[in-house]
Source information:
A computed fold for a 112-nucleotide RNA from Chitinophagaceae bacterium BSSC1, annotated as SAM riboswitch aptamer (S box leader). Its Rfam family is "SAM riboswitch aptamer (S box leader)". Rfam links the family to the GO term regulation of gene expression. It was read from a public genome assembly, where an Rfam model found it. The model forms 94% of the base pairs in the Rfam consensus.

RNA sequence: AACUUAUCAAGAAAGGCAGAGGGAUUUGGCCCGUUGAAGCCUUGGCAACCCAUAUAGUUACUCAACUAUAUGAAGGUGCCAACUCCAGUACCCAUGGGUACAGAGAUAAGUC
Numbered sequence: 001a002a003c004u005u006a007u008c009a010a011g012a013a014a015g016g017c018a019g020a021g022g023g024a025u026u027u028g029g030c031c032c033g034u035u036g037a038a039g040c041c042u043u044g045g046c047a048a049c050c051c052a053u054a055u056a057g058u059u060a061c062u063c064a065a066c067u068a069u070a071u072g073a074a075g076g077u078g079c080c081a082a083c084u085c086c087a088g089u090a091c092c093c094a095u096g097g098g099u100a101c102a103g104a105g106a107u108a109a110g111u112c
Stems, first nucleotide, its partner, number of pairs: 002111007013043005021032003027087003044080003049076002051072009084104001088101006
């Protein structure tokens, strides 16, 4: 890099260095930013994918595996403005929303 599965409405920031950009990509919009962007470092936090425990169920009836729920957070990741900031298609309510689906993307676990 590719493929498979799951999730993406909630949540969580301070300091130091740095110095003009940033919000994935193209275009448009709308925002954030010299009251300090990106990036790097330190500390802190959120969450619960991997992980641990308990209970229930299913398969198997030897170890066990899977599913659901609850609890936990040492470790591996991830994350800490705005729905994944918004955009497509269909439908519903009525000029701005809602629901479903798709595309692209992100993250995790696994496979090669």